[in-house]
């Protein structure tokens, strides 16, 4: 080096081109408990980077980054 596939909270995943980007678990803070665990309940936390299309882009479309597979 070709070709191909991914890129979203700390991890796992989701989310017709349109509503305030949701789910789990994982963190913190209360309730419960003699403590702690398990249970409730509340917070807070993410679209790789730069463009372009479009009235709107997490999604479309070009580069690039960074990771997988596949060839030689």
């Nucleotide at each position: 080096g070709g070709c191909u596939c991914u890129g979203u909270a700390g991890u796992u995943c989701a989310a017709c081109g349109g509503a305030u980007a949701g789910a789990a678990u994982a963190a913190a803070g209360g309730a419960u408990u003699c403590c702690g665990g398990u249970u409730c309940c509340u917070u807070a936390g993410a679209u790789c980077u730069g463009g372009g299309u479009u009235c709107g882009a997490u999604u479309c479309c070009c580069a690039g980054c960074a990771g997988g597979g596949u060839u030689g």
Molecule: transfer RNA
Organism: Bacteroidales bacterium